Context: one part of a larger RNA
């Protein structure tokens, strides 16, 4: 000198862009972060308006809505933090024994039957969570025949035929099988990836064959039996440490150091195990089991995970709002309309950083007046002020007003920006001035009280300490401690 997710002190006008728990992977009140489809299916209210009434009535409407249920797709994406991990985790270079939903090309098909289970009605249980039992029901839910294997569903329509629901054709779209494509994983392998030897041996599914099982898939992946083998001074094992990268930073560069933010990988969702469903998970906001903790109770029993957005407590030197909106971009359903989305797009706080502006400009010597200084003439502050003659960036108030949006939709909005109106009018400070290292005198103090980065100042004339005046650096920021180079 350059760096920063900083913080602290003392000050602080305005915007743009960006960042904003580095510690406790502590704990969580409240909301709200994943649903969606009636063109798969069977049911289905209220309020309310109206019209009756025999008035605890009845009827249309509302409305086949709302709203539960069955089913389907989606919940494995999107976001969050980095405990773990020294390993094929990662990074770049190869490589066979494999999956791949939705999408896209192609082929060939989608007949014909059955019985159930929720919802829904009764009854019962229970403080609740939540059940039980008997009835009744559809389907793109299941289960049998064919075919290797399936599912229908929704628009339109001449002629025929009709049980007046349709049949038939047609088009959409879905369903089965199959074969390619994309796109995304799984899986092996050379190499590369911190520190100790005050860690020297490790290792029985251990190494390697056979046969068997498992897995989409190669394999001690598992098993049984057979051999004894395997890794290690080029550092096994153990032990501490740590997510890993493109990048970031400093440096001429070699190299250090670092891995916030953005972006790829990976691992992880209270702690630990453990499987279903599924195209995908051993699954953050699924489910079982156990454990700690919290909460609820009618003591029998039940519920719950914020490392998701905001928030609250605690840690802490320290770090934002219980905000808008789905307008745009993407994401999920859906044939669309739409929903739905705390991803996102904004918007609030904070000088925390980077960049840009401004806090006025000419003129203007009686060098006023006041301060300080003095050798008492004068110097200096200082053209600084005032005074005079303009400007209106910024902010303010008025109006007008794009483009992010395509025919229609704009949270951000009192949007950027543009016109006008007013008036110098609302906007300067923090350090430091012995040396290094730009800046010096007066006064107080008198090894006291203090400074101080390092030399080192201060014991009566201190340019080093306080405090004026001056002066000098950097400026909305200026010093300080702290980090890396």
């Nucleotide at each position: 000198g350059a760096u920063u997710g900083a913080a602290c002190g003392c000050u602080g006008g305005c915007g743009g862009c960006a960042g904003g728990c580095u510690u406790a992977a502590c704990a969580c009140a409240u909301g709200c972060a994943a649903g969606u489809c009636g063109a798969a299916c069977g049911c289905g209210a209220a309020a309310g308006a109206c019209c009756u009434u025999u008035c605890g009535g009845g009827g249309u409407u509302g409305a086949g809505u709302a709203g539960a249920g069955u089913g389907g797709c989606g919940g494995a994406c999107g976001g969050g933090g980095g405990a773990g991990u020294a390993a094929c985790g990662c990074g770049g270079a190869g490589g066979a024994a494999u999956c791949u939903a939705c999408c896209u090309a192609g082929u060939a098909g989608u007949g014909g039957g059955g019985g159930a289970c929720a919802a829904c009605u009764u009854g019962u249980g229970g403080a609740a969570a939540c059940g039980c039992a008997a009835g009744c029901u559809a389907a793109u839910a299941c289960c049998g025949c064919a075919u290797g294997a399936a599912a229908g569903c929704g628009g339109g329509g001449g002629a025929u035929c009709u049980u007046c629901g349709g049949a038939c054709c047609u088009c959409g779209u879905g369903c089965u099988a199959u074969u390619g494509g994309a796109u995304g994983g799984g899986c092996c392998c050379g190499c590369g990836u911190u520190a100790g030897a005050u860690u020297a041996g490790g290792u029985a599914g251990u190494u390697g064959g056979u046969g068997g099982g498992g897995u989409a898939a190669a394999g001690g992946c598992c098993u049984a039996c057979c051999a004894a083998g395997c890794c290690u001074a080029c550092g096994a094992u153990c032990u501490a440490u740590a997510g890993c990268u493109g990048g970031u930073u400093u440096g001429a560069g070699a190299g250090g150091a670092u891995g916030a933010u953005c972006a790829g990988c990976c691992a992880c969702a209270c702690u630990g195990g453990g499987a279903c469903u599924g195209a995908g998970a051993c699954a953050c906001g699924g489910c079982c089991c156990a454990g700690a903790c919290u909460c609820c109770u009618a003591c029998g029993g039940g519920a719950g995970g914020c490392a998701g957005c905001a928030g609250u407590g605690g840690g802490g030197a320290a770090u934002a709002u219980u905000g808008c909106a789905c307008a745009a971009u993407g994401g999920g359903g859906g044939a669309a309309a739409c929903c739905c989305u705390g991803a996102u797009g904004c918007a609030g706080c904070c000088a925390u950083g980077c960049c840009g502006c401004g806090u006025g400009a000419g003129u203007g010597a009686a060098g006023a007046a006041g301060g300080c200084c003095u050798u008492c003439g004068g110097g200096u502050u200082g053209u600084a002020a005032a005074g005079c003659u303009c400007u209106u960036u910024c902010a303010a108030c008025u109006g007008u007003g794009a483009g992010g949006a395509u025919g229609a939709u704009g949270a951000c909005a009192g949007u950027a920006g543009c016109a006008g109106u007013a008036g110098a009018a609302g906007a300067a400070g923090c350090a430091c001035c012995g040396g290094c290292u730009a800046a010096c005198u007066u006064c107080g103090u008198g090894c006291c009280a203090g400074c101080a980065g390092c030399c080192g100042c201060g014991g009566u004339a201190a340019u080093a300490c306080g405090a004026a005046g001056g002066g000098u650096g950097c400026u909305a920021g200026c010093g300080u401690u702290g980090u890396u180079c």
Annotation:
A computed fold for a 485-nucleotide part of an RNA from an uncultured prokaryote, annotated as small-subunit ribosomal RNA, 5' domain. The RNAcentral record of the full RNA draws on ENA. Its mean pLDDT, the model's own confidence on a scale to 100, is 87.